The RNA shown here (transfer RNA) has 73 nucleotides and comes from a Candidatus Aenigmatarchaeota archaeon. Rfam family: tRNA. Rfam classes the family as a transfer RNA. The sequence is in RNAcentral, with records from ENA. The coordinates come from a structure-prediction model, not an experiment, and the mean pLDDT is 83.

RNA sequence: GGGGCUGUAGUUUAACUUGGUAGAAUCUCGGCCUCGGGCGCCGAAGGUCUGGGUUCAAAUCCCAGCAGCCCCA
Numbered sequence: 001g002g003g004g005c006u007g008u009a010g011u012u013u014a015a016c017u018u019g020g021u022a023g024a025a026u027c028u029c030g031g032c033c034u035c036g037g038g039c040g041c042c043g044a045a046g047g048u049c050u051g052g053g054u055u056c057a058a059a060u061c062c063c064a065g066c067a068g069c070c071c072c073a
Stems, first nucleotide, its partner, number of pairs: 001072007010026004020056001028044005049065005
């Protein structure tokens, strides 16, 4: 220098193929329970790597960039 794959809550991930309310587990916080803690039950907060484009509508499609991994030189 060229090519490929990946990027979603703090963490692990589903949804992408076929565009249509971003879901789950865990963590954190609150409540119930307990003499207290833990376990258990209920609830809440928290996210689409960045910018642009297409579209009525983009996590999803297109372009560029960034980051990580791999291959070639």